A computed fold for a 108-nucleotide RNA from Oceanibaculum indicum P24, annotated as Glycine riboswitch aptamer. The sequence is in RNAcentral, with records from Rfam and Ribocentre. Its Rfam family is "Glycine riboswitch aptamer". About the family: This family represents the bacterial glycine riboswitch. The source organism's lineage runs through Bacteria, Pseudomonadati, Pseudomonadota, Rhodospirillales and Oceanibaculum indicum.

[in-house]
RNA sequence: CUCUCUGGAAAGCAGGCGCGCAAAAGGCGGCGUGCCUCACCCAAGGUGAAAGCCGCGUUCCGUCCUGAGGGCGGAGGCGGUCAAUCUCUCAGGUCCGACGACAGAGGG
Repeated sequence: CUCUCUGGAAAGCAGGCGCGCAAAAGGCGGCGUGCCUCACCCAAGGUGAAAGCCGCGUUCCGUCCUGAGGGCGGAGGCGGUCAAUCUCUCAGGUCCGACGACAGAGGG
């Protein structure tokens, strides 16, 4: 890194319109599905981002060379790199199921 098994959270069974299914005399209602609206969740994936490190000026301070000027160190500025279960809620999700970060066991 990968395969198998197991465990694995959160949040509206929201409202409106249409269609389909079952049922059907009709009404009230049920399930599924498409679109729209608002509310919400974060653990597929994705976004952002710290210290540190690297680089570039030479603004300030210190120090060394007698000095011009240069070297070294520190602070500060700019840029790059940069993690998470943090962050955003793009994606995904909010009955069940599926998915599922992550964890355990076994194998390659």